[in-house]
Context: one part of a larger RNA
RNA sequence: GAUUGAACGCUGGCGGCAUGCUUAACACAUGCAAGUCGAACGGUAACAGCAGAGCUUGCUCUGGCUGACGAGUGGCGGACGGGUGAGUAACGCGUAGGAAUUUACCCAGUCGUGGGGAACAACUUGGGGAAACUCAAGCUAAUACCGCAUAAGCCCUACGGGGGAAAGCAGGGGAUCUUCGGACCUUGCGCGACUAGAUGAGCCUGCGUGAGACUAGCUAGUUGGUAGGGUAAAGGCCUACCAAGGCGACGAUCUCUGGCUGGUUUGAGAGAACGACCAGCCACACUGGGACUGAGACACGGCCCAGACUCCUACGGGAGGCAGCAGUGGGGAAUAUUGGACAAUGGGCGCAAGCCUGAUCCAGCAAUGCCGCGUGUGUGAAGAAGGCCCGAGGGUUGUAAAGCACUUUCAGUAGGGAGGAAAUGGUGUGGGUUAAUACCCUGCACAUAUGACGUAACCUACAGAAGAAGCACCGGCUAACUCCGUGCCAGCAGCCGCGGUAAUACGGAGGGUGCGAGCGUUAAUC
Numbered sequence: 001g002a003u004u005g006a007a008c009g010c011u012g013g014c015g016g017c018a019u020g021c022u023u024a025a026c027a028c029a030u031g032c033a034a035g036u037c038g039a040a041c042g043g044u045a046a047c048a049g050c051a052g053a054g055c056u057u058g059c060u061c062u063g064g065c066u067g068a069c070g071a072g073u074g075g076c077g078g079a080c081g082g083g084u085g086a087g088u089a090a091c092g093c094g095u096a097g098g099a100a101u102u103u104a105c106c107c108a109g110u111c112g113u114g115g116g117g118a119a120c121a122a123c124u125u126g127g128g129g130a131a132a133c134u135c136a137a138g139c140u141a142a143u144a145c146c147g148c149a150u151a152a153g154c155c156c157u158a159c160g161g162g163g164g165a166a167a168g169c170a171g172g173g174g175a176u177c178u179u180c181g182g183a184c185c186u187u188g189c190g191c192g193a194c195u196a197g198a199u200g201a202g203c204c205u206g207c208g209u210g211a212g213a214c215u216a217g218c219u220a221g222u223u224g225g226u227a228g229g230g231u232a233a234a235g236g237c238c239u240a241c242c243a244a245g246g247c248g249a250c251g252a253u254c255u256c257u258g259g260c261u262g263g264u265u266u267g268a269g270a271g272a273a274c275g276a277c278c279a280g281c282c283a284c285a286c287u288g289g290g291a292c293u294g295a296g297a298c299a300c301g302g303c304c305c306a307g308a309c310u311c312c313u314a315c316g317g318g319a320g321g322c323a324g325c326a327g328u329g330g331g332g333a334a335u336a337u338u339g340g341a342c343a344a345u346g347g348g349c350g351c352a353a354g355c356c357u358g359a360u361c362c363a364g365c366a367a368u369g370c371c372g373c374g375u376g377u378g379u380g381a382a383g384a385a386g387g388c389c390c391g392a393g394g395g396u397u398g399u400a401a402a403g404c405a406c407u408u409u410c411a412g413u414a415g416g417g418a419g420g421a422a423a424u425g426g427u428g429u430g431g432g433u434u435a436a437u438a439c440c441c442u443g444c445a446c447a448u449a450u451g452a453c454g455u456a457a458c459c460u461a462c463a464g465a466a467g468a469a470g471c472a473c474c475g476g477c478u479a480a481c482u483c484c485g486u487g488c489c490a491g492c493a494g495c496c497g498c499g500g501u502a503a504u505a506c507g508g509a510g511g512g513u514g515c516g517a518g519c520g521u522u523a524a525u526c
Base pairs, nucleotide, nucleotide: 001526002525003524004523006522007521008520009519010518013373014372015371016370017369018368019366020365021331026329027328028327030326031325032324035076036075037074040073041072043069044068047067048066049065050063051062052061053060054059055058083284084283085282092209093208094207095206096205097204098203101201102200106197108195109194110193111192112191113190114148116146117145123138124137125136126135127134128133154163155162156161168189169188170187171186172185173184176183177182210256211255212254217247218246219245222244223243224242225241226240227239228238229237259281260280261279262278263274264273265272266271286307287306288305289304290303309320310319311318312317337363339362340361341360345359346357347356348355349354376406377405378404379403386397387396388395389394410467412462413461414460415459416458420453423450424449425448426446427445428444429443430442431441432440470515471514472513473512474511475496476495477494481510482509483508484507485506491498492497
């Protein structure tokens, strides 16, 4: 000199854009952060409509009939998104490669979607418990579950053969049939098997990626082989047997420290230090262990066991996990609101309408940082008054002020006011599909609805210099000097050093210098 997720002192007008627990991976009150689908299903607790009955004439009852929908079965999603950096010196990360794998939803293609069965919730009845919850009996549906049939391609094979699947729902409808429910046709969404792709994931290897030798030897599933098991998959990954290997001064083992990277800061560079925000990967989710489900987890807001802690209890037993967003206590020099909205972007579910979304978009707080603007402009010498100095003449503050003439950025008040919003739903008209002018999909045209921010940005008008300057320093380094007080005292200080009676170095004042909504100090890096 540059820099910071900074803090502290004094001071403080506005705006834009960023950033904001670096410490206790300490403990957490409260609210919210993952749901959705009735176009899979049986149904009807609430709300609304409709129909009927009753009367007390405006409320009671009944009916799943309709819109919808609590609880339940079922599907998909809760493995993403969000947080943190404790652990990890490791194939964890970075980079370059590899072969023995898998991949829900998505895309393309081929083939199929036939025929049956038995249950379990909800519900009803009865019982236990303070509660959490739970037990028994009975009834019932399905895209839930289980057989049978079929198998081009799939899997196993000793090549003879063997194994192995599925589910329906919704919209519309001209004939024909009908038990009046529908069958049947068609469209859309699904379902099963296989192949290929895309994307994601798992695995292996070379090289690189801290410190310490006052850590020199380490290792028995250890190193390799055979056989078997296991996995989606190679493999001591696991087991039995056999052999005795494997690593190490090119630093094994041990100890300490530490998430890694793109990058950030600095520097002419080489390098050094760091890894906040943003992005990629990894690891973790009260501590330790375990599996279940699933395409995917050994799962932050799932389950089981053990432990510590907290809470409820009728003492028998139960409940919980903010390193999600806010917020509280604690620790600390130190770090924000228990805010708004799903309008946009994105995600989950759904045919869709839509619902959910503390992701996200916004607002609030903080000079924490960067950038921009303002706190007036011109004129004005009697060089006013006052202050300070003085060789007492004067000098300086100083065009500074006052006065006169202007301007009105920003802030204030009033009025106007884009863009962030084109997608989706409706109508008309073409195309595709179809037996069909239904339905469904889609092109074009038309009108209409949807903004948290927002009393926003921006524009115009109004009034009046009106509301807006400080901080550090002045011995040398280092820009800037005098007086008074003090008298090795009080004090200053980054280094050299000042202060013991004229201190440009302490304290105050006047003056000056530097930067300026900041200025200094401390800490830290180059």
This is a predicted structure of a 526-nucleotide part of an RNA (small-subunit ribosomal RNA, 5' domain) from an uncultured bacterium. The coordinates come from a structure-prediction model, not an experiment, and the mean pLDDT is 85.